[in-house]
Context: one part of a larger RNA
Parts: sequence; structure tokens; C1' cells
RNA sequence: UCCUACGAGUUGCCGUUGCCGGCGAGGCUAAGCGCGACGACGCGCGGAGCCGGAGCGAAAGCGAGUCCGAAGAGGGCGUUUUCAGUCGGCAGUGGCAGACGCGAAACCAGGUGAUCUACCCUUGGGCAGGCUGAAGGUGGGGUAACACCCACUGGAGGGCCGAACCGGUAAGCGUUGAAAAGCUUUCGGAUGACCUGAGGGUAGGAGUGAAAGGCCAAUCAAACCUGGAGAUAGCUCGUACUCCCCGAAAUGCAUUUAGGUGCAGCCCCGGGGUCAAGUGCCGCGGAGGUAGAGCGACUGAUUGGAUGCGAGGGCUUCACCGCCUAUCAAGUCCAGACAAACUCCGAAUGCCGCGGCAUGUUACCCGGGAGUGAGGGCGCGGGUGCUAAGGUCCGCGUCCGAGAGAGGAACAACUCAGACCACCGGCUAAGGCCCCCAAAUACGGGCCGAGUUGAAGCCAAUAACGAGGUGGGGCCGCAUAGACAGCUGGGAUGUUGGCUUGGAAGCAGCCAUUCAUUUGAAGAGUGCGUAACAGCUCACCAGUCGAGUGGCCCCGCAUGGAUAAUACCCGGGCAUAAGCCCGUUGCCGAAGCCGUGGGACACUUUAUAAUAGGGUGUCGGUAGGGGAGCAUUCCGGUCACCGCUGAAGGCGGGGCGUGAGCCCCGCUGGAGGGUCCGGAAAAGCAAAUGUAGGA
Repeated sequence: UCCUACGAGUUGCCGUUGCCGGCGAGGCUAAGCGCGACGACGCGCGGAGCCGGAGCGAAAGCGAGUCCGAAGAGGGCGUUUUCAGUCGGCAGUGGCAGACGCGAAACCAGGUGAUCUACCCUUGGGCAGGCUGAAGGUGGGGUAACACCCACUGGAGGGCCGAACCGGUAAGCGUUGAAAAGCUUUCGGAUGACCUGAGGGUAGGAGUGAAAGGCCAAUCAAACCUGGAGAUAGCUCGUACUCCCCGAAAUGCAUUUAGGUGCAGCCCCGGGGUCAAGUGCCGCGGAGGUAGAGCGACUGAUUGGAUGCGAGGGCUUCACCGCCUAUCAAGUCCAGACAAACUCCGAAUGCCGCGGCAUGUUACCCGGGAGUGAGGGCGCGGGUGCUAAGGUCCGCGUCCGAGAGAGGAACAACUCAGACCACCGGCUAAGGCCCCCAAAUACGGGCCGAGUUGAAGCCAAUAACGAGGUGGGGCCGCAUAGACAGCUGGGAUGUUGGCUUGGAAGCAGCCAUUCAUUUGAAGAGUGCGUAACAGCUCACCAGUCGAGUGGCCCCGCAUGGAUAAUACCCGGGCAUAAGCCCGUUGCCGAAGCCGUGGGACACUUUAUAAUAGGGUGUCGGUAGGGGAGCAUUCCGGUCACCGCUGAAGGCGGGGCGUGAGCCCCGCUGGAGGGUCCGGAAAAGCAAAUGUAGGA
């Protein structure tokens, strides 16, 4: 991983709703008993009791009333006009029970364990060899006597080295091991708080512990076994055949509540509802303070200018007065502009009401069953954030969720479009029509020269800014009295202007009516240059040449800016149109629409007992609701059913049904099996790291 078998909403009681049935102002018996061809049976008896038929009050109690009350007041709950119940069966659902199945970590009770291990008790055993050489002793020396010194003797020690023995430091190996802790090398202790045999003791919130929460039988922050026990699990996982109809929610309020739950909302089913309500459009009438706008209309904020109350500063004065102002500034005037919590104003939509038209049960009410209560993307209006986020929080819409198909290279929510089934039929949408790849190498006009581009938008592929790129438009100059560009020549004089300076002569810097003269023209000088001059050049003028030439603004396309990690890349090939803009005609293109055939459902119509024909409409679907069926096992009845002339089961083949499935034939198999009408369930497996067996 596969195969086979097993594997999860059950049962009882009490409610509640619906359907079916009996009886009905009543309905029903329970235990028990009797009888019967004896059984989990049938028939009968049994009225105890229960529900209904009357309520009100806490109650005594009263009663179509009653309670509160002093009340014949008033009010509450009832009575009346209208609604019958009860028993049984079945189905849905609630409650109590293990209550759909599996799953804890744990808690408690009673027991079993110290043959492992911890500590203790009793009684035994073990420690090769080597080294060191304490006290004491003896002899000698020494002392007044001691002390002390020397030699020998002696043999102490949680002494030293090191086997057995006990341990387990480091590394390697081992890691489905040789081993559920080992092997090799290395290392610690090795007369001691040493090691060890046997016997015995301490027990689960207890023991034991030179203390690590260690150990207490491969188990320890509370052992193991059995029981309470199917503990509990707002959690995770799983939950089994088919077809048909409808079809959500991820919100509000509350919650020791936030991944749970209650009520409401939204879904389904049944009943009621039928000139009405609902919905859409049109008309008319309303409420309102948003968008916008405005503010010499308020509140507040606010820019520039004018004026300037008042204040500050300076001057003056013995003091008062007064003068001045690059300061602040009320108010006023001119011009300008701002606001969610400003408004003199003020839409569009939306909302409410009435009328008309359309639609045709959708509104609404009652009852039963749910699920949902983590939402998400996109567009628009906002808050928050950084006018960040595939961010976050609201509102309106939409889609995904629960939606297949086409487009977008690929891609839940972007574009187009809502899939009952079939067709080798047709038309279109978005988007496309050179090839991959269905359809124009279509047509007319313009643009681009950058492979720009061939990218609708989110993800996601920039921009500010720069440039004699290029096309179009507008405005203003100059120009045959010769412009623009080039070339030739001139470009002077007072003067080296004045000041400054070491110097400053057009050209460091400062000043200036930057003046005047000669001129065709020429700046008290545009740039380069010198230490300063010089030199080169420009403005400006003439000549030559012979037709256009400059400046500014706007628009289109293109250009630089350009930058990320594995070669490149528009989806690819490739393309100068197969790019971009404007226009035109065709075509392709989807599960859209149409055609043909078929199915189902709802409503309606014709005739009806079901049903059949016609018409109209509908038939995507998760959670979930409803309906109709298939199969399995057993039971009652049924067919005077089938079967050794071959049942069930198995293998292969054929046929039927929308499907679950069913039927037939052959082979195998060797004794049971089926139809129809009903009934009852241990009633359907792919999943639960499901259980067992097998492969």
C1' cells in the first nucleotide's frame, strides 16, 4: 500500500407536532383474573386510575365566575359568540438515560509488588604483588633530670602504584544493534563512608533517598492490577445505496463570552392567506441637510495689501506735551482661500404615502425541521494607517464561498456567461482572425525606427526630471531694399576710464547718465589667455552667396532616467507590421441563444378514479430541509411457484433501467431458492494514524 470480514443517530420511558385509524362529550384501561389447538399469542373480564368536559385564588375556598378591595367602584385571569377530545399505530423532533462511534491527560476505591532498585537489620565471604615507613620500643649519644640527637626495631594510614573485584572519564563503533544501554581503547577506586552471598524489614501522597525528583520489577512530579466506567472531552477525526425539488449563513443583541451557546435574521416542509398585500415601471405628493457650494449668514481657523485703536522701541523734556518707526496689532476697507463635530444655501439616488399599468403568491400569519453565528476578493462612499499593505474597521453593490463553461499564457472571486440529457446542426458574447491555434498575411488614412511595442485591470512589470528624436497645430520676428548658416575683411580713437592695487591696461574686485569721438560698423567689452601687457575670439559692420530662416507655446508617438540574484523569453515562434491611433466590412468564438429528439418538476387547460393530450414556465449547487425509490437479513400471507433433467454462491458473456440495481445465457457448483402483498431490522463503507486476518 492493497484485498476480505467487521465497523458509528440505537433502545426504553416522558413530552411535543404531523399523518393514518377506532370511538366521540366523551376516550382508554393498568396490574390481575378466566378461557383457548399454550405463545414474547389470541379472545374476554377487570373503571382502580389517567386525559378531556370550568375557572379563579398563595390558600381556606367560591364557582360562570373568581381574585385584590370597605365596595354592588375599578382592574387581572376566565365564561359567551366559533375551534373535541381521547386511545392506538407510524414519522419528525425535545427531555432523561453512555444516547451517533472511537479517543484522553486524570480522579477515587480495593488489592498486588523491595527476586530490579534505595536504605536498614542478621549471618557469612573477598581484596595478587610492590612502595612509603606514623606512634611506640631497644641501644648509643646527651641532660642535674627532662628535652633533644643518631642508629636499629616497629608496622600506622577513608596513605602510594597496580591485578582480581567494584565502577563508568573520554573517543570511536553500534543506532530495523550481537545487545530495549552493548563492544573496543582509554580512565576512577582498589583496607575502605570498600565490595559481595544468603536470610529478613520498610508500600503508593506511602516507602527509600551522601538529594539526581533519584529509585520503588525495561513503568515514577505519585507504581502496577481490577473496579467506579461506556468518567468527562464547548476539542480532533470518522459516520456507509440511488434519483428528484428547494436551498442558506459567516449578521444583530447577550454571554467567566469570543473557534461554545441562547434569541432574532437568512433556508426547507405543512397549513392559512387570493378583486387585497408584495415587487417593478410611470405620475403626483411628502420628510431630510449628505455631495456640491458658500461664509460683508453664524462658529472657528486663515494668506497678501491698505489704514491703524492700542502696545513696544527710539528721541526730547524738570515735568506735561510732543516727534519718529523695516516691531506687534483690535477694528474697517480691497483681493484670496479652509472645516467630520461650521451652514445664508443645497442636489442626484434612496426612503414614505397615494393613483395607474405590469407581474401573479412572491408579502404576511400559524405550526414542524434545520444549518449558520472564523468569511473572502473586487468596485464605489468613508474611518484608521503613511490618501502603505493580498492591512484593518463600517456602509452600498457584486461575485467566490456553494458556480461548471469561454476569455485573460497559466490563475476562487477581473471580463463574458448561470451547465436537465443527447446531436459530426445554426447564431452570437467577452476576446480574437501570420504559425503554434478556430477565424482577414482584409480594406482606407495617419504615426513609430525605439524590437518602442506586440501587457484592459489587481498580483505586475514606474516616475520626477533631462534632450536641435520625429509628426501635427498656434502665435510672434527677420528676409530679393538679399535674411539664416558658412567664407573673406574690418572690429577703431580719447583710454592703461576712475578707484583699488606690488600690478589691474575691455576681461581679480568696486564705482559709474558704461561717456564721448571717427564711422559702413565696433561694448569703457562675450569668452579664452598674461605676473601685468601682448595674443586669439565674440557682439557689431561690409563683401561674397541666393531662398527661406529664427523664437515661444500646445498636442501625438518615440528617447534617456531603467536597477536582483540558475540561460533567455512578447505564452512561444517570431513580427517594421503580425506595433500604435482613427475608420470600414466580413469571419471565428461558450455548457449563452436557436434548431431537432428525449427526461423530470410546478402551474394551467381539455376529458377524467388514477392518468393521458395540449400550453406556459422551471430543472448549477456546499451546510441544510423535503419527496420518491433500489438492495440486504428475518417474519406473516400468497403463487396447488422454481429446483439433482441441477438451488444459492463463483467465473465469463448478453440485455433492460435516469440511477441504486434487475433479468437472461454458458461454464462452475452440488441443495436449497424465489414472485407478489404486507411487517420487522444487528439493513448498504473508501477514508476514523479504524479493528482482525491475508498478500